[in-house]
Parts: sequence; structure tokens; C1' cells
RNA sequence: GCGGAUGGCCGGGUGAUCGCGGGCGCCUUUCGGGGCGCGCGAGGAAAGUCCGGACUCCAUGAAGCAACGGUGCCGGGUAACGCCCGGCCGGGGAGACCCGAGGGAAAGCGCCACAGAGAAUAUACCGCUGCCGCUUCGGCGGCAGUAAGGGUGAAACGGUGGGGUAAGAGCCCACCGCGGGACUGGCAACAGGACCGGCACGGCAAGCCCCACCGGGAGCAAUGCCAAAUAGGGGCCUCGCGCGGGGCAAGUCCGCAAGGAUACUGACCGCAGGGACGCUUCAACCCGAGAGGCCCGGGUUGGCAGCUUGAUCCCGCCGGUAACGGCGGGACGAGAGGAAUGAUCAUCCAAGGGGCCUCGGUCCCGGGACAGAAUCCGGCUUACAGGCCCUCCGCGCGC
RNA sequence: CGGGCCGUGGCGCAGCCUGGUUAGCGCGUCCGUCUGGGGGGCGGAAGGUCGCGAGUUCGAAUCUCGCCGGCCCGA
Repeated sequence: GCGGAUGGCCGGGUGAUCGCGGGCGCCUUUCGGGGCGCGCGAGGAAAGUCCGGACUCCAUGAAGCAACGGUGCCGGGUAACGCCCGGCCGGGGAGACCCGAGGGAAAGCGCCACAGAGAAUAUACCGCUGCCGCUUCGGCGGCAGUAAGGGUGAAACGGUGGGGUAAGAGCCCACCGCGGGACUGGCAACAGGACCGGCACGGCAAGCCCCACCGGGAGCAAUGCCAAAUAGGGGCCUCGCGCGGGGCAAGUCCGCAAGGAUACUGACCGCAGGGACGCUUCAACCCGAGAGGCCCGGGUUGGCAGCUUGAUCCCGCCGGUAACGGCGGGACGAGAGGAAUGAUCAUCCAAGGGGCCUCGGUCCCGGGACAGAAUCCGGCUUACAGGCCCUCCGCGCGC
Repeated sequence: CGGGCCGUGGCGCAGCCUGGUUAGCGCGUCCGUCUGGGGGGCGGAAGGUCGCGAGUUCGAAUCUCGCCGGCCCGA
């Protein structure tokens, strides 16, 4: 210098004028409002709404099962996650580095087109070999053996070499692969592996399925309060009048009195029963003339709260390989509610074009992407003109 | 905020669930022929990134994931 890999950051700045939406303060008012000043006012993705939460309600909580959905190597981080970090294994690349839904195929079912002899209980088309028969001596036919070679395919039931054999074959041997595996290292995934086994176990689970783990549902149009309005509406379903204890007041009876007895009623207590949207169990709660559930219909479309100080941001130190965590100091950075955050001018900064010329200066033109909060956070994914920085790899040249 | 469906020649649709050999059907287009010409009939032909990008698989329109565009429903 050229070509690549990777991580991070910015994504227009400043000033003036006129506007817009909230807040605070002051002045003014005919109480409707008006004026002035100060301060604040979009993003890295505010987007897609794909995951995970906070918060709130639904039908009080806990446990288990079923169904459904999701996740899926190991360890760590986190409020949590399908996210992030580190590692392992497999694949790609010359390399930096990148990619992987990466549990189980000896639990079971299913599928493997075409081609091919044979596709999962393997098979025998060509070929090779032995025996028998025929022969025009080239071969042909039958029986038996074989799976080395050819051929097909994505995949052919281990591979290479040697021995062996009629020809062959894990038939035997060595190495490799495969299965098991004492032991060693590692928290683990996993790696190495003495020794044993002659090979038994093809692929697909992003086909059904099995295993482990996770998940109740709904969503700020949640939800609460105020005001206004409507009128106390209609339909359907489930269960239900139990037993015992206890023994007030009044009345009546007994008693001289203190007091005692007693019908209706019956606070309260216990047992049983019932009440619940998949089922079961337990606890708590409720019910005795009601308790509970589901659906439909009618009215309103105003205001306030929820609402933005938070798993927040910045700086420094410490721990950790890192994700991240801890401590100290500092900051407040939209809060609208059909929805504000804009426009013009000047100037500077890059991209782009043109003129001059002393060839890197000067002048002129021109112009800045993707996109826009709507309860709030943590992620992922997608869009994005242009620019900056760190680290690394390969090649070439110079010293 | 929540839920569902669709995208295949110019147009309208099958195929996708259960992956397989050259992706079909109708209309339209083009060529030839019958006719003096049109219409119409008959014969033949062309025309497909299966919305886009990845992945799984030997193999993807089909299965999975992420995007893009469109339609519908509920509060």
C1' cells in the first nucleotide's frame, strides 16, 4: 500500500427570529381568560410487537395431576429470558474468524422418491470359482459356492494392507474406525486412554413420540376515584330448608324468699352438607331462605389518579478472563392524551459537482440517511446517507 | 393491545397438512389453419426468482425461523 476479519462510538454543531406542548413564578381580569419571565421538550433504533419482566385486575392461597404451549451441550451472569459471557463438540475458511433448534434413533410407530439385483428381517444383474452335461473347441446350459471387483444411489450392513482360499469372505492378523471401558485431567460438557470385543448399532425427531425443565389468564382501552347519565332490566345453570349442644327477655308454674322449671324464638359452638370454568386434595372464607356462576341488554365517552426517580444515567475505584457485581461521589434528561417536539436565515463541519492555479490551496454551487415517544424496563430482530477509533489476519514493497 | 388468514406464469385458483421424478388447471397471449374479413372452431407453442433471506434434509412450493406486503376479526 492492497485485500479481508472483528469489536465499539457518532449519526450534524452554534447563534438569531417566529411558532407549538407541558411545568413554575409574577402581573392583570368583565373570572371566560390574557400578558411577561424562567426552565424543559424524541431515538439508536422511539419501528416490528418476536421473547422476558415490573405493575394492575380477574376467581383467596398452597400442592399435585392431565391437557396445551415453549425451551433443550456444559458452567456462569441476571429480577427474568428463547438474552448475554466463557468453554466443549461438530462444520466451513489459507488465516484472522464465522456458523450450529447442539437431549434421546439398543421405548415404540412411521418415512427413505428416482435409479439400482438389493434401501434396513439386506441382496445377487454383470462378474469370479468348483462340479456335471453338451460342443462346430470359440463357448453354452444346469447345480452349488462367493460378495473381492463392475454398476446404481444422498446412503449398499466397516476401511487399507497382508495372510488364506477353488474363488472369496473379520475366515485370521496389523493399523485405523466402531462399541464397552479400569484409570487420569476438568466443577461440568468433554478430552486422553491400559485393556477387552470380530463388528453387533444406516439416516430423519425443524415426522409422531420419549425424557428433563419452564409457563394460571388478561392487559394502562389494565385498574381506582369523582361527576354526569340511565334505572334497578331480561335469559340460563348449579346447590340448598339437616343433626346435636347451648337455653336470653316476656309470660306461666313451683317456692315465704334467694332461686328453679318451661313452649315458640334462638346469639354462639360443634358435626354433616353446599358454594369454584379441566380434575383432585388441603387450608381460609361464605350460606340457612338464600349462596354462587355464565350470557344478553340499557346509560356515559367528561375530569383526576395510574404517569414517570428508575432492575435509571454519568464519573472514579475495587473484584471477575468476561457477561456482570460492589462501593463512593454527582445528575434529574419529554410526560402529551387523537396526541407538542417545527420553520426560516446566517455560519461552521463532512459526502458530491464545477472554476482558477504555483497541485494543494482558494472561490462558487449544493446538501445530511433510517425514522419519529404514547404505562415503564431488559433483550432480540429489522431499517439506516456518511464518518471516526481499537485489535487482528493474508499478500506485496522498503528499511 | 390481542388474535387469525393469504402471497404459486398477465388474471383467477389447485398442489403444501403426509417433502421426491418434468409444479398443474381455466381464462388470456402468440403462431398456424378453416373464412373475402371479423367472431368462433380446430391444432400447436411460449410464459414460473412458487413474496424475500437463512436453516433442517440426500432432496424444500411443501417443514422450521426471521423479515416484507396485503386482508379480516375482537377489546

Predicted 3D model of RNase P RNA and transfer RNA as a complex of 474 nucleotides. It holds a member of the Rfam family "Bacterial RNase P class A". The family's RNA type in Rfam is ribozyme.